[in-house]
Molecule: small-subunit ribosomal RNA
Organism: uncultured Prevotellamassilia sp.
RNA sequence: AGAGUUUGAUCCUGGCUCAGGAUGAACGCUAGCUACAGGCUUAACACAUGCAAGUCGAGGGGCAUCAUGGCGGUCGCUUGCGACCGCUGAUGGCGACCGGCGCACGGGUGCGUAACGCGUAUCGAACCUGCCGCAUACCCGGGGAUAGCCUUGCGAAAGCAAGAUUAAUACCCGAUGUUCUCACUGUUCCGCAUGUUACGGUGAGCAAAGAAUUUCGGUAUGCGAUGGCGAUGCGUCCCAUUAGCUAGUUGGCGGGGUAACGGCCCACCAAGGCUCCGAUGGGUAGGGGUUCUGAGAGGAAGGUCCCCCACACUGGAACUGAGACACGGUCCAGACUCCUACGGGAGGCAGCAGUGAGGAAUAUUGGUCAAUGGACGCAAGUCUGAACCAGCCAAGUAGCGUGCAGGAUGACGGCCCUCCGGGUUGUAAACUGCUUUUAGUUGGGAAUAAAAGGGGGCUCGUGAGCCCCGUAUUGUAUGUACCAUCAGAAAAAGGACCGGCUAAUUCCGUGCCAGCAGCCGCGGUAAUACGGAAGGUCCGGGCGUUAUCCGGAUUUAUUGGGUUUAAAGGGAGCGUAGGCCGGCUUUUAAGUCAGCUGUGAAAGUCCGCGGCUCAACCGUGGAAUUGCAGUUGAAACUGGAGGCCUUGAGUGCACACAGGGAUGCCGGAAUUCAUGGUGUAGCGGUGAAAUGCUUAGAUAUCAUGAAGAACUCCGAUCGCGAAGGCAAGUGUCCGGGGUGCAACUGACGCUGAGGCUCGAAAGUGCGGGUAUCAAACAGGAUUAGAUACCCUGGUAGUCCGCACCGUAAACGAUGAAUACUCGUGUCCCGCGAUAUAUUGUGGGACACUUAGCGAAAGCGUUAAGUAUUCCACCUGGGGAGUACGCCGGCAACGGUGAAACUCAAAGGAAUUGACGGGGGCCCGCACAAGCGGAGGAACAUGUGGUUUAAUUCGAUGAUACGCGAGGAACCUUACCCGGGCUUGAAAUGUGCAGGACUCAGGCAGAGACGCCUGUUUCUUCGGACCUGCAUGUAGGUGCUGCAUGGUUGUCGUCAGCUCGUGCCGUGAGGUGUCGGCUUAAGUGCCAUAACGAGCGCAACCCCCACGUGCAGUUGCCAGCAGGAAAGGCUGGGGACUCUGCACGGACUGCCGGCGCAAGCUGCGAGGAAGGCGGGGAUGACGUCAAAUCAGCACGGCCCUUACGUCCGGGGCGACACACGUGUUACAAUGGCAGGUACAGCGGGAAGCCACCUGGCGACCGGGCGCGGAACCCGAAAACCUGUCUCAGUUCGGAUCGGAGUCUGCAACCCGACUCCAUGAAGCUGGAUUCGCUAGUAAUCGCGCAUCAGCCAUGGCGCGGUGAAUACGUUCCCGGGCCUUGUACACACCGCCCGUCAAGCCAUGGAAGCCGGGGGUGCCUGAAGUGCGUGACCGCAAGGAGCGCCCUAAGGUAAAACCGGUGACUGGGGCUAAGUCGUAACAAGGUAGCCGUACCGGAAGGUGCGGCUG
Repeated sequence: AGAGUUUGAUCCUGGCUCAGGAUGAACGCUAGCUACAGGCUUAACACAUGCAAGUCGAGGGGCAUCAUGGCGGUCGCUUGCGACCGCUGAUGGCGACCGGCGCACGGGUGCGUAACGCGUAUCGAACCUGCCGCAUACCCGGGGAUAGCCUUGCGAAAGCAAGAUUAAUACCCGAUGUUCUCACUGUUCCGCAUGUUACGGUGAGCAAAGAAUUUCGGUAUGCGAUGGCGAUGCGUCCCAUUAGCUAGUUGGCGGGGUAACGGCCCACCAAGGCUCCGAUGGGUAGGGGUUCUGAGAGGAAGGUCCCCCACACUGGAACUGAGACACGGUCCAGACUCCUACGGGAGGCAGCAGUGAGGAAUAUUGGUCAAUGGACGCAAGUCUGAACCAGCCAAGUAGCGUGCAGGAUGACGGCCCUCCGGGUUGUAAACUGCUUUUAGUUGGGAAUAAAAGGGGGCUCGUGAGCCCCGUAUUGUAUGUACCAUCAGAAAAAGGACCGGCUAAUUCCGUGCCAGCAGCCGCGGUAAUACGGAAGGUCCGGGCGUUAUCCGGAUUUAUUGGGUUUAAAGGGAGCGUAGGCCGGCUUUUAAGUCAGCUGUGAAAGUCCGCGGCUCAACCGUGGAAUUGCAGUUGAAACUGGAGGCCUUGAGUGCACACAGGGAUGCCGGAAUUCAUGGUGUAGCGGUGAAAUGCUUAGAUAUCAUGAAGAACUCCGAUCGCGAAGGCAAGUGUCCGGGGUGCAACUGACGCUGAGGCUCGAAAGUGCGGGUAUCAAACAGGAUUAGAUACCCUGGUAGUCCGCACCGUAAACGAUGAAUACUCGUGUCCCGCGAUAUAUUGUGGGACACUUAGCGAAAGCGUUAAGUAUUCCACCUGGGGAGUACGCCGGCAACGGUGAAACUCAAAGGAAUUGACGGGGGCCCGCACAAGCGGAGGAACAUGUGGUUUAAUUCGAUGAUACGCGAGGAACCUUACCCGGGCUUGAAAUGUGCAGGACUCAGGCAGAGACGCCUGUUUCUUCGGACCUGCAUGUAGGUGCUGCAUGGUUGUCGUCAGCUCGUGCCGUGAGGUGUCGGCUUAAGUGCCAUAACGAGCGCAACCCCCACGUGCAGUUGCCAGCAGGAAAGGCUGGGGACUCUGCACGGACUGCCGGCGCAAGCUGCGAGGAAGGCGGGGAUGACGUCAAAUCAGCACGGCCCUUACGUCCGGGGCGACACACGUGUUACAAUGGCAGGUACAGCGGGAAGCCACCUGGCGACCGGGCGCGGAACCCGAAAACCUGUCUCAGUUCGGAUCGGAGUCUGCAACCCGACUCCAUGAAGCUGGAUUCGCUAGUAAUCGCGCAUCAGCCAUGGCGCGGUGAAUACGUUCCCGGGCCUUGUACACACCGCCCGUCAAGCCAUGGAAGCCGGGGGUGCCUGAAGUGCGUGACCGCAAGGAGCGCCCUAAGGUAAAACCGGUGACUGGGGCUAAGUCGUAACAAGGUAGCCGUACCGGAAGGUGCGGCUG
């Protein structure tokens, strides 16, 4: 110090989350020792039991108890002792009692309290103070009671009553009274004031106690100290959806009361007092020193320790006392608990332990007064749950340990990889040597914390202090700390995590299950994220989790943020309070600054030093405590006071300006209507129509009239106004800014919370008006529907007056004011100069741009720049501008304005794509123009579906469907049924056993196979071969093409896809690759912040078209020769054809035109071929998780007498249907019959087969040739002749019957072919749709692969004949480039809105019901103070009794507030794939949005005005 998370990626805004520290913690796992500190945060809930406040006999009367002494008696009996009993207060002492002091401290808790409660500072001339210190003075004389004890009585008890008797340091009276108090009064000091000090005078009033002999007390007064009380300034939480509160209230006079001031209380008088600088009310809370965090400023907290306050079961009250309205006191009331003889009593752990309860959770019913401190006491001493110690608890901090060194065959085991070599655990272990802290054993250790005190002596003297000497006692902790001894590595390590953030990874299991998760997110068969293991990482006697606080968060921003578009400028103005404010000068000293003084307790924090072995901890000193007050100075700045100034502001005068406002008058055009004329069949309206109007005369047209509303042109990027807004012309009134002059005032200014005023449209009320237009409504269309868009009508309204409303995308989405900061151009209004071109200077409206700013887009002197002042507003999205409350309004509604809950985003700008029922350019058999088809029929074939024991599997828009399959009768075959086998049908290693294997024959069987008989080895002795058994392997067309390789389809043979360097941009990214021209082409040229390059294009390769060279058999035959009926038949030849190889040729090279060029063009030339000559091969980066695990290969998973394998049979061929691809046709451009001609690619030995015989034929029987330029494989259409004559035919051939041929083990399911016979549908095919641009389409036949045969009409090739059309790019489809919009990025098959239905959740309303705290009125009213009375008691003092006032609690009544619950109801949020539509995002298919009004299942639609986002 940052990081993760919005996106395909980027920058920004913005929230959420994490890493750190902390805790009185809790929970989980684990746990050796020590020191120090800590330990009911919840029920201020209830408490059993014990203890926590007593002490003094040197105040007193006394003597229950104990001890001692004395006296008497009894017993034992050693004649002096012991024991027992009684008497005796004589002694030590002492229960209870009187009295004194204490009990108001110490200890606990945090209920209440928002307050002078606390903190800090100041004041008390308005006060008190026991014990203590100092000073002065004094202590005289008397008196009567009372408790106890005793007697009696009542009561269960607690306790009470009566009588008798008695003491005091208890109580009372008198004396004295320095002083003191009060009244009157004189002089005097001080103070801001009320006041007050000192010294006097007169009068009145008030004291005392003894005990003991060193001393301690008593009384009065003053001073001090300590403690307390009161007053004041400042500070001290949240809510304004709490805005008004207050009758003792505010003040005064006079009293009462108090220690004292005071409405503290009372009588009377006045009507005040507090409050937006937050009164009152509500909620919450003890405050501070301090603690945690933070760089700090801050934020949060207030446990332990210290200070203060408050409280003591709840509420009230006083008494005593120096002090209390009293934790372990009293009285009363209430609730609760306990005892009871039912009459009545007792109690208060928020003291220490402890119990129950509550709770996630917090300890022992311990020891000691040894120390420190407290109470009492002369003291010894007693008491002390204060305190000091111990116990329990990892609950915190600190320290120590669990060993150290060596040790590699890198052991075994585990885990992982694997090419079988290995890697890791790991020097870790074993093993060797060494050490012994801590724990354990055995000892030592009276260490230290302790000296006061007491006694004696000294200084010195009513007593106190110091020093010295000697001496005695006291230890809880504790036999502890510490030291030593002994044995022995011996007794001592875990927790969390390992996807990123965040250090640390592999295997197995699981399979959107189980589960994890702080955020992002993991898990749907290869999970580094779940669970386990191995390994690793971090910390370590702990480690994690949870909760809470601060930090990070500059995410409330004083330090230190923002507001054009992200959340955020008020719709606009005027103006109150407030805030801020020009120049010069004098003064003041409030702010400000500096010095000094006081205070800021201690502890704590930081620093230094020191003590526990170290540390934590503790001691000591310093700093700090940023504050407050006082005092002395300073005078720049701010403020106050005084004086002056003119530039800010205003006034005046002059000039011109405008669609500024208000109110009159007035004009023409248009519209509608009315009347009349002309005129006739339609008009109107739309994409097309219809509703509507019209022969009762419309529309059209002319004339006349009426009405209301709005103002064409000018007109503009224009002008004016604060905004809303304002437009025919003209009059009147009002307002405004501008320029010029520099006469006047002299800071008069700026902003502006509340407040007031204005404020489009819609809307409201009343009254008018109503021509047009037009929500609602009606009708017609459109549509699946159409509550819409379109059309025809049409009411509120639109207009006017008056009065409301108060909102808009009221926008420049940009508050107002002032100053400063480069330029250029245009327009408007002034003034000035002119040469009327222009120019200077002001004000206003625009455009572009510099610096600068900004996330960017952009802004840029009219700032979103640089600064200042003031106001308003924002703090994640949704819920929600909603609910409740309040205010306003006639209403509609407006203003103010939450929470629960929910999400991890929502958002801005820009980028790249994709998309658009956006735009531009271009291409393609894409359309168009043509030719021929498909879709209708029959059949063939494939698919879906259905069926089935099985109809094996795969392929499924384009890119599946005559596809895998280029050959399903068996086989194939993977499917089904049945019969067999299990090392297996095939391959291979090892071990053991055997001798076969093979062949032949027979039997059973559907066959596989089983059984029987016969025959029968080689050898170099190792074995080979075969069989059987066992075992390791096998085998699988089983799954996953979404784990893969390879291969393939498609976009697409489309022209694209990228890189290096440079440049631009914060960045994603852009540029290059864009632009112009051109091309089939990112092909090229030009231009150019780009320059180059790569993969694609093209070319290089093959075939065809021409030629040349070489070669010449099986091909060819011109010339020469021979021969035949004929024929290259023969000799021979290479000329030709042809074949094969190698070259050449074509490049816009030439010419004309156009063009800068590239290039285009021409019935150009030449040429076999001309502008890519035709065809093929060749397929960029990538897309579709495209296809294939069944072609092959392969990871993982699964089966192993079966999911393997063999066999027979069946199935893959089923058939109501549906679709695709084809064949044949429907005929005359034809059918049939006869005749006659011309190919090429290819194939051939289990083959092709000439030729001959037979058969109508398929074919059969013979048989030559040929492994091929040699032999064989019959071309057809065409052409010629004849016939048919438009018909279901001499078209068409399906289907079916019969008879055959061939292949094959076998044609039943299920082959092809032949002959005879049969002769179906079909007469050119709906919507729709396919192919093709030239040797193409169309048409004709031929060959080949597979193959025994063939379901081939399929596929792949070959040649024959051989067209038509293309104007053109508007439209459909696909594609390329540029641009634009976007809320899409899984990318439009996208995204997304609302109702309805279902589930869950929180919440509003609601008849009511329940509860709570506070207040008010009335009634009643305990205890108690005060007051009054007091005939009773008392010698008296005084008291009982009675009454009055006040009041707690209680009762009652009506309101307000808050909370809970509530049938029903409203909307909201979330949820898996539900329903209805399609509103928004693209021109989203009617541009969207804002305000308002009406309407509609719903999104929404429409009207009016506004905005451009």